[in-house]
A computed fold for a 73-nucleotide RNA from Mauremys mutica, annotated as transfer RNA. Lineage of the source: Eukaryota > Opisthokonta > Teleostomi > Sauropsida > Mauremys. Rfam family: tRNA.
RNA sequence: GCCUGGCUAGCUCAGUUGGCAGAGUGUCAGAUUUUUAAUCUGAGGGCCCAGGGUUCAAGUUCCUGGUCAAGUA
Numbered sequence: 001g002c003c004u005g006g007c008u009a010g011c012u013c014a015g016u017u018g019g020c021a022g023a024g025u026g027u028c029a030g031a032u033u034u035u036u037a038a039u040c041u042g043a044g045g046g047c048c049c050a051g052g053g054u055u056c057a058a059g060u061u062c063c064u065g066g067u068c069a070a071g072u073a
Base pairs, nucleotide, nucleotide: 001072002071004069005068006067007066010025011024012023013022019056027043028042029041030040031039049065050064051063052062053061
């Protein structure tokens, strides 16, 4: 240089055919427990890497850029 894949909650990751953004874990509060722990319930936490296009509607499709990882000469 070329090529492929990834970027979504603090962290690890889903998100189907474009149609209300989710799970686990962690955090906070409550219940239970002699206590720690465990268990149960609830709450909070995102405008989805950036910009633009298409569309009534974009995490999802298209273009450009950034960044990470792998491959290749």